Predicted 3D model of a 345-nucleotide RNA (Bacterial RNase P class A) from a soil metagenome. Model confidence (mean pLDDT): 77 of 100. Of the family's consensus pairs, 96% are formed in the model.
RNA sequence: CAGGCCGGGUGAUCGCGAGCGAGACGCUCGAGGAAAGUCCGGACACCAUAGGGCAGAACGCUGGGGAAACCCCAGGCGGCGAAAGCCGACGGAAAGUGGCACAGAAAGGAGACCGCCUCCGGCGCAUGACUCUCCGGAGACGCCGGCGGUAAGGGUGAAAAGGUGGGGUAAGAGCCCACCAGCGCCGUGGUGACACGGCGGCUCGCUAAACCCCGUUCGGUGCAAGGCGAAACAGGUCCCGCCGAGGUGGCCCGCCGAGGGACCGGGUACGCCGCUCGAGCCGGCGAGAGAUCGUCGGCCUAGAGGGAUGAUCACCCUCGACAGAAUCCGGCUUACAGGCCUGCU
Numbered sequence: 001c002a003g004g005c006c007g008g009g010u011g012a013u014c015g016c017g018a019g020c021g022a023g024a025c026g027c028u029c030g031a032g033g034a035a036a037g038u039c040c041g042g043a044c045a046c047c048a049u050a051g052g053g054c055a056g057a058a059c060g061c062u063g064g065g066g067a068a069a070c071c072c073c074a075g076g077c078g079g080c081g082a083a084a085g086c087c088g089a090c091g092g093a094a095a096g097u098g099g100c101a102c103a104g105a106a107a108g109g110a111g112a113c114c115g116c117c118u119c120c121g122g123c124g125c126a127u128g129a130c131u132c133u134c135c136g137g138a139g140a141c142g143c144c145g146g147c148g149g150u151a152a153g154g155g156u157g158a159a160a161a162g163g164u165g166g167g168g169u170a171a172g173a174g175c176c177c178a179c180c181a182g183c184g185c186c187g188u189g190g191u192g193a194c195a196c197g198g199c200g201g202c203u204c205g206c207u208a209a210a211c212c213c214c215g216u217u218c219g220g221u222g223c224a225a226g227g228c229g230a231a232a233c234a235g236g237u238c239c240c241g242c243c244g245a246g247g248u249g250g251c252c253c254g255c256c257g258a259g260g261g262a263c264c265g266g267g268u269a270c271g272c273c274g275c276u277c278g279a280g281c282c283g284g285c286g287a288g289a290g291a292u293c294g295u296c297g298g299c300c301u302a303g304a305g306g307g308a309u310g311a312u313c314a315c316c317c318u319c320g321a322c323a324g325a326a327u328c329c330g331g332c333u334u335a336c337a338g339g340c341c342u343g344c345u
Base pairs, nucleotide, nucleotide: 001343002342003341004340005339006338008316009315010314011313012312013311014310016030017029018028019027020026021025032322036333037332039331040330041329042328043327044222045221046220047219051253052252053251054250056218057217058216059215060214061075062074063073064072065071076090077088078087079086080085091213092212096211097210098207099206100205113154114153115150116149117148119146120145121144122143123142130139131138132137162180163179164178165177166176167175181203183200184199185198186197187196188195189194226273227272228271229270235264236263237262238261239260240259246256247255280299281298282297283296284295285294286293287292317320
């Protein structure tokens, strides 16, 4: 650094929930690795058997796995690290639109502030201007202005239109050349992402967790879903409706479709199902690099509904963390005293 595992133990008594058998007792079972956050994906249920379009949302390297996934495995590429290894929403900026604070001359087919250079005009000047100075001298042609050229150098910035070196030029510049980076094409290897090699032209800013474009996926509501039974009661008024109420949810279509709503008054607020056998758990063997899959054998392991899972005592130890089911399952993330095992640097 990576992976895996444990999460006080044993016994007695009393208590709580569930099941079974019997009647006032007995037997069996009774939280977690995260039961958590409710962040993704499903099963299931109802609404059309969930259908078409718009809008919207999520995701985005490749191959494989998986019911699916903001999931897993392996690999590629990029970044970090001395290494083992870790991290990455990792399609498109040569479709279009927008943004690029401050600073800076200029933030995009840009830009001349300083600097450098040609030319023109003026001045000075080989009778030495100007610069340096050890004051003896030495170097040596300049200064100002203007039209322009120049992206090498300075300076600003997170970022300045490839980098380094050479040639070239008035000075410069991919203007030319070599190497490197990037782009395109070809070849080789690979299932592929991609890698390596060769050739070519000559250089294209960053930003898409900005709009957007491309591709894939997505109907809505969640077990207070939803269903059954029982009990009770008393109806009244108004409005809308087969010219379509309502189901229906962001919208339209489509489909179903005969009841729906408001107010006043009356009654009830009980039981059962859904509910825990399931993409299940354990072990062996086999396939595979792995995720995972196949097969054989064994097991049943909470199911409440005012909601159980606790208390006391004894002994032992390393003296015990984070935390507790509520339809179920697969993930992710977060919390966690202490301890054990394996591999690697």